[in-house]
Context: one part of a larger RNA
RNA sequence: GGACGAACGCUGGCGGCGUGCCUAACACAUGCAAGUCGAACGGACGAGGAGAAGCUUGCUUCUCCAAGUUAGUGGCGGACGGGUGAGUAACGCGUGAGCAACCUGCCUCAAAGAGGGGGAUAACAUUCUGAAAAGGAUGCUAAUACCGCAUGAAAUCACGGGAAGACACCUUCCUGUGAUCAAAGGAGCAAUCCGCUUUGAGAUGGGCUCGCGUCCGAUUAGGUAGUUGGUGAGGUAACGGCCCACCAAGCCGACGAUCGGUAGCCGGACUGAGAGGUUGAACGGCCACAUUGGGACUGAGACACGGCCCAGACUCCUACGGGAGGCAGCAGUGGGGGAUAUUGCACAAUGGGCGAAAGCCUGAUGCAGCAACGCCGCGUGAGGGAAGACGGUUUUCGGAUUGUAAACCUCUGUCCUUAGUGACGAUAAUGACGGUAGCUAAGGAGGAAGCCACGGCUAACUACGUGCCAGCAGCCGCGGUAAUACGUAGGUGGCAAGCGUUGUCC
Repeated sequence: GGACGAACGCUGGCGGCGUGCCUAACACAUGCAAGUCGAACGGACGAGGAGAAGCUUGCUUCUCCAAGUUAGUGGCGGACGGGUGAGUAACGCGUGAGCAACCUGCCUCAAAGAGGGGGAUAACAUUCUGAAAAGGAUGCUAAUACCGCAUGAAAUCACGGGAAGACACCUUCCUGUGAUCAAAGGAGCAAUCCGCUUUGAGAUGGGCUCGCGUCCGAUUAGGUAGUUGGUGAGGUAACGGCCCACCAAGCCGACGAUCGGUAGCCGGACUGAGAGGUUGAACGGCCACAUUGGGACUGAGACACGGCCCAGACUCCUACGGGAGGCAGCAGUGGGGGAUAUUGCACAAUGGGCGAAAGCCUGAUGCAGCAACGCCGCGUGAGGGAAGACGGUUUUCGGAUUGUAAACCUCUGUCCUUAGUGACGAUAAUGACGGUAGCUAAGGAGGAAGCCACGGCUAACUACGUGCCAGCAGCCGCGGUAAUACGUAGGUGGCAAGCGUUGUCC
C1' cells in the first nucleotide's frame, strides 16, 4: 500500500447493487416451512331440483337426482428444494481412467399384451379400556389395495450347436429344447385421452474400483488376528474379509506406517511484477450431519431434518398408571459475544410437487423492512464581489492573517417538498413489489460536513496553559519555566459521508 462476512470512537444527506451469528452443532415460547389427486374407491354431509305422505295450506317427514365439501382406503410426492460444517487427513474432495462386477421412479423411442376368478380390510355401526395419547372386540363394505389361475417372449435359469471379441476363470451375438414369471382400470354419447403389464434401447441420476494430488508433529518407530491371502458358502443392484467356516502366515512401515494435533474439499477469493503466500463468507459443484448413540422398515431411490423403533440426556403434560417433543428450514426468544436484521408481503414472475384440467401447496423464490457493513454514483450550490468590512488570532503596534471567505448582486434546481400522471417486468386474463421507478408542474439556497493529523519518518506552525506533573507515543523519542511532540485556541495539511483506531492476511 491492498484486502475484510469485521468491531470500536466521533460524525452522518440521497440513490443503485450486494452483504449481514465468524462466538454456544447452546437451549428454544409462538406461527408458518409438503402436500396433492373425488377423472382409483366405498361412505358421510349436502346448496338446489323432482316426486310422495302428513296435515296446523306452508312447513314436517320420506324417496330419487345432484353442483359441491371431504375424515378414511388407494396413488404419486414427502430421498427434491432449504439449513449447517459438528465429524472426516478419507477414494472425502480434485483430476484422469475403468466396471467383461452394477441399479435407475417419472421422461423419450420401439415390440407385444391386458382373459377369467377369489378372499379380505379401513371408513362406518355396536361396544369395551384409558385422565390423555391411544388401543381392543364383534359385525358390514369398495377399489387402479391384496391373492391364486390362464396366456407368454427378444426376460431369467438349465442343457446343446455356431460365430465374434484388446480383456480367455470369460463376454457378446445368432439359434434349438425345457422350465419360471404379467396386467387395472378411469373419464367421455362417442371418437379418443389418461393410466396398467412384460421386454428392448435411450436419456437422466446414482453405486463401485483404480493412478496421481491433498496440513503439522519423529520430543509419535514400529503397527496389524478378520489382520494379509486362498478355498467354499452366505449376502448385495453389484465386485470385495462385506460376513462366516476351514487353511496358509502373511500385510503396512524412514519413499514416514502407527499414534497425536488441526481441518469439510474444490471452482474460486485476497495479495503479489511473477514465483509464491494466505484463504474457502456470499455464488456454483461434491461430501457429511439433522438433540446424542444405535437400528432397520417402506420404497426406483433413505438407513430418511419437519417418518418409525430402541437406548441416553434435556424439556413439557399427567388422574402417577402413562404419554408428548426435537428451528444446523423462515421469522422470532433467551444465552454466549467486540459483533450480525422483520415473529413483513406475494405466489404476479422463475422453478418444484400433485392433478386430465380448473387449481391447490411452496418462509424455494420474487420482493419489501433494518444496518454507511461493503462497492459505485450524486449532492451539500454556481458566477460576480476589496471599504481587503466586523469579529477572531497574532504583532516588532507599522502591520500580517483568516480572505473572495462573508455581506451584497445576478442565477440554477441535481437531491428535496407538494400536486398531477404513472410504467416495463405479462404477446388474451392475472403485478406482491407499488401509486414504486420514471415523467410533468410549482416552490425555494432553502434541509445536507465531518474526521484525523501538523518533531523526524510524513503533507501541514504559531500563541497561551502546564512544568519529568498532567499527559503523548507505530519507531526514534517528547514533558524538570519561553514545549512547532502534553492540553486549548487560531491557522494549515490530508481524506471526505465518511474519517480515525483495533484485529487478521498478503
The part of an RNA shown here (small-subunit ribosomal RNA, 5' domain) has 506 nucleotides and comes from an uncultured bacterium. The RNAcentral record of the full RNA draws on ENA, Greengenes and SILVA.